[in-house]
RNA sequence: GGGCGACAAAGGCAAACUCAGUAAAAGCUGGGGACGCAAAGCUACGGGUCUUCCACUUCGGGUGAUGACGGCUGGGUUACCGAU
Numbered sequence: 001g002g003g004c005g006a007c008a009a010a011g012g013c014a015a016a017c018u019c020a021g022u023a024a025a026a027g028c029u030g031g032g033g034a035c036g037c038a039a040a041g042c043u044a045c046g047g048g049u050c051u052u053c054c055a056c057u058u059c060g061g062g063u064g065a066u067g068a069c070g071g072c073u074g075g076g077u078u079a080c081c082g083a084u
Base pairs, nucleotide, nucleotide: 004082005081012037013036017032018031019030020029021028022027035071041077042076043075045074046073047072048069049068050067054064055063056062057061
């Protein structure tokens, strides 16, 4: 340096639910809370998923991200610890 991941040690993150804020919504942010996570750090580049203020439309509906999701997944990128 690369690979790997202990019933190791230190530290980290925080699902559901809930409260407050925010947004058209999906969602996001903060408090509480832990189901889990060795990249559950970062990045919407590929696939996928969610939403529709708005636009279009054959209009009780349908279609479309420029809005989102990194805890769906592939890639990129950075990184703590050190048994085998």
Molecule: c-di-GMP-I riboswitch aptamer
Organism: Desulfosporosinus sp.